[in-house]
Parts: sequence; C1' cells; structure tokens
RNA sequence: AAAGCAGGCCGUUCUAUCGCAGCAAUGCUGAGGAAAGUCCGGGCAACGCAGGGCGCCAUGCUUCCUAACGGGAAGUUGUCGCGAGGCAAAUAAGCGUAACAGAAAAUAACCGCCGGCCAUAACGGUGCAGGCAAGGGUGAAAAGGUAGGGUAAGCGCCUACCGGUUCCGAUGGCGACACCGGAAGCCGUACGCAUCAUGGGUUGUAAGGCCAUGUACACCGUCGUUUGAGGGUAGCCCGCCCAAGACGGGGGGUAGGCCGCAUGACUCCGGCAGCAAUGCCGGAGCAAGAUAAAUGAUAGAAUCCGGGCAACCGGAACAGAACCCGGCUUACAGGCCUGCUUUUUAU
Repeated sequence: AAAGCAGGCCGUUCUAUCGCAGCAAUGCUGAGGAAAGUCCGGGCAACGCAGGGCGCCAUGCUUCCUAACGGGAAGUUGUCGCGAGGCAAAUAAGCGUAACAGAAAAUAACCGCCGGCCAUAACGGUGCAGGCAAGGGUGAAAAGGUAGGGUAAGCGCCUACCGGUUCCGAUGGCGACACCGGAAGCCGUACGCAUCAUGGGUUGUAAGGCCAUGUACACCGUCGUUUGAGGGUAGCCCGCCCAAGACGGGGGGUAGGCCGCAUGACUCCGGCAGCAAUGCCGGAGCAAGAUAAAUGAUAGAAUCCGGGCAACCGGAACAGAACCCGGCUUACAGGCCUGCUUUUUAU
C1' cells in the first nucleotide's frame, strides 16, 4: 500500500424572529441510537390461589455475570476459512423420512467375480439354482481405511497398523473436556418425531385507584331456588367451593377530570477488584411528559457531499417518545477511531 477480520463512536451545528407543549413562568426545558419490530426478560398493577390427573409453550455443550432472560463474557468440542476469525451444540435406546440419479437409501446383486449342475469329444458361450459387498457405475450420502493371511471367490472371517465408539483405570481441569494406558471387531449420514432435564398462572398502564355526572330492583320471554339455573377454580377433565338469581328482548340515561407519570436495576467523572461480562466505593447532576396527542417554520452563517474554471447552484441517511427498565433483531447518507490477519514493496 492493497485485500480482509473483530470491535467501538458520531450521526449536522450556531444565531435571530415567529409558533407549539410542560413547569416552580419577564424565565427554563422539550425525541432516538434505534424512540421501530413488540421478539425475550424484569419492575409495577389487577384477577386467581383445597387437591389430583392429562395436556400446552419455551430453552437445551461448560463455568460465570445479571433483578431476570431465549441476553452477555470467558472457555470446550466439531466444522468452514491460508489467516485474523465465522458458524453449530441435550439424548449412539426407539420410530419415521431421505428429492433426482441409482439394482438398492439399510433385511443392498445392475455390471462384475466364484465354484456346481445341464449340455458338449473338449474349451468358450448360453441356460438353471446358488455363493460373494473385493472391483466398476449412480449419488449429498453406499455398509470404517491400508496391508497381509485365509478362501472356490469373497467378507472384521482372522491378524497388524490407523481412525472412531463404548467400557475400565490413571493424570490435569470447578466444569464442558483434554491426555495416557488397557479391554471389546462394537463401526453409514442427515433431518424430524419422540424422550429427558429445566423453567413458565393469566392479562397488560386503555393495568389499576380516586373524584364527579346520569339512572328505573319499571316492562316482556325462557330457565331456576336442595329434583341447584348459573358462576369460580384464566387450557381440559375429575373433584371442590359459591349459589338466588341468570340469560335474552325492548326501553331509558351520561360529562368528564385527577392520580398512576418521570429520582431511576438513572446519567456523567474518577478509583479499586476481575482475562472479561460485571461488581464495589467516592464525587457531581436531575434530563420530554403530550392524550388525538407539543418537540416546528423562515432567514443568515458554518461543516460535509455532488456539479461547475469561477461566481454560484443543489443536497444532508434511517426514522420520530405514549407506564418504565435490561436485551435481541431490523433500518441507516456520510464520517472517525482501536486491535489484528494475509500478500507485496521500501528502509
């Protein structure tokens, strides 16, 4: 220098005038890194909360962090990449499926190899019934690999070595696991179901609370009051509990306001502990709060980008709070920074 890998940050600024919302009101404050998707977790709130059975959903290597998580950090193993690094992960039991191609996708004979029988003077060929997974071919995947023995030919059939798996033992590690020794011929792959373990009550601030306004136990029908309608047990069943009203029709009435709601697992700075996520300590600070919903417009200047010789002209991403917080995911013009890798060149 070129090509990359991992991570972090900023994401237009200032002034003037006018306008809007809130408040402690001559003033002050007023969108984001994602305010988004509403996917996961928590706070908060209401409802529910004798018991039993069945089911449903989520997650899935290890240790740690955290209020919690399906998040994060550091690792382990496998796999991909020259590499920096990326991606994945429970269960060797059981069941199911595996497009196209191929004889066959797991009770493998298409070509092929082998001996036997028929036939023949004999060989070959053809035919018949068999043996064989060594070779060929198909495929993403073909019954561990190489060599030797053995065999009619072959086959872990046997042996040696190599790879894997399971079991036993030793060592290291908190652990996933690594490594060493021994034993067993135990040996296809992928996905799903299922199983196992752990966790999960439901609904969301339009929760919910308070104040206020209106009002009619009027009328009609059906069912019902121990021969129990109906309701609760927020998936279903049993069981249990409550129970004198319940459901439908038709009619009448109404007005909204306040709290929740902005001091919080908060923000910034510094120190300490830890590889890190993160935790602890000290100091400083208060930072939108609307309700159909404010956060804008105009002018000037600056910055960046594009065009132009220049004067100058045009443009400035994605997007926009709605109870709050921690994550994840997705969108994003332009720019900055840190660490590292490969290749090449120069000193």
RNAcentral holds the sequence, with entries from ENA. Predicted 3D model of a 347-nucleotide RNA (Bacterial RNase P class A) from a Bacteroidales bacterium. Rfam family: Bacterial RNase P class A. Clan: RNaseP clan. Rfam classes the family as a ribozyme. A source record names the gene rnpB. Model confidence (mean pLDDT): 75 of 100.